[in-house]
Molecule: transfer RNA
Organism: Patescibacteria group bacterium
RNA sequence: GCACCCUUAGCUCAGUGGUAGAGCGCUCCCUUCACACGGGAGAGGCCGUAAGUUCGAUCCUUACAGGGUGCA
Numbered sequence: 001g002c003a004c005c006c007u008u009a010g011c012u013c014a015g016u017g018g019u020a021g022a023g024c025g026c027u028c029c030c031u032u033c034a035c036a037c038g039g040g041a042g043a044g045g046c047c048g049u050a051a052g053u054u055c056g057a058u059c060c061u062u063a064c065a066g067g068g069u070g071c072a
Base pairs, nucleotide, nucleotide: 001071002070003069004068005067006066007065010024011023012022013021018055026042027041028040029039030038048064049063050062051061052060
């Protein structure tokens, strides 16, 4: 330098046009002398950034940024 892939909650990942979910973690409650386990409830993300297409974009297109793999 070229090609391809990834970027969504604190972490690991789903969701592939109709205003976003799980597991673990976190907070509170029940249980215990207490802790752990278990049960219940809750907080937390406008989806890397900016444009475009569309009635509508996490999803499609383009550019940029970050990361990864391969080739040179």